[in-house]
RNA sequence: GCCGCGGUGGCGGAAUUGGCAGACGCGCAUGACUUAGGAUCAUGUCUCGUAAGGGGUGGGAGUUCAACUCUCCCCCGCGGCA
Numbered sequence: 001g002c003c004g005c006g007g008u009g010g011c012g013g014a015a016u017u018g019g020c021a022g023a024c025g026c027g028c029a030u031g032a033c034u035u036a037g038g039a040u041c042a043u044g045u046c047u048c049g050u051a052a053g054g055g056g057u058g059g060g061a062g063u064u065c066a067a068c069u070c071u072c073c074c075c076c077g078c079g080g081c082a
């Protein structure tokens, strides 16, 4: 340099004929239980806002009524070829 795959909450990781984003798990917070802790159970857990509502999938642009998903440019990581 060329080709392929990937980047989503604190972490892992779903959601693809384009149609509810924050599934599920871990972790964390509070409570129950316990002498106390662990385990277990319940509720909550992206962000701004009193609320209504807005923003948010590596960065930017485009297509579309609608984009994590399609197209283009860039950044980063992994693998292959040279």
Stems, first nucleotide, its partner, number of pairs: 001081007010026003019065001027045006046055003058074005
Annotation
This is a predicted structure of an 82-nucleotide RNA (transfer RNA) from a Candidatus Omnitrophota bacterium. Its Rfam family is "tRNA". Rfam classes the family as a transfer RNA. The coordinates come from a structure-prediction model, not an experiment, and the mean pLDDT is 80. The sequence was found in a public genome assembly. The organism belongs to Candidatus Omnitrophota, within Bacteria.